Model confidence (mean pLDDT): 83 of 100. Transfer RNA from Kiloniella sp. EL199, 72 nucleotides, folded computationally. Its Rfam family is "tRNA". Its family is annotated with triplet codon-amino acid adaptor activity in the Gene Ontology. The family's RNA type in Rfam is transfer RNA. It was read from a public genome assembly. Taxonomically the source falls in Kiloniella (Bacteria, Pseudomonadati, Alphaproteobacteria, Kiloniellaceae).

RNA sequence: GCCGUGGUAGCUCAGUGGUAGAGCACGUCAUUGGUAAUGACGGGGUCGGCAGUUCAAUUCUGCCUCACGGCA
Numbered sequence: 001g002c003c004g005u006g007g008u009a010g011c012u013c014a015g016u017g018g019u020a021g022a023g024c025a026c027g028u029c030a031u032u033g034g035u036a037a038u039g040a041c042g043g044g045g046u047c048g049g050c051a052g053u054u055c056a057a058u059u060c061u062g063c064c065u066c067a068c069g070g071c072a
Stems, first nucleotide, its partner, number of pairs: 001071007010024004018055001026042005048064005
């Protein structure tokens, strides 16, 4: 330098155009003599950045950036 995969909640990851989700973690409450476990409820996101297409973009296109892998 070229090619491919990936960047979404604190962590691990879903989500192939129409209200952004799960598990764990965190907070409150219930339960207990107390703790753990368990149950209920709740908070937390400019979907890596900038443009383009579209009535509408996490999703499609271009460029940039970061991580990993391959080729040279």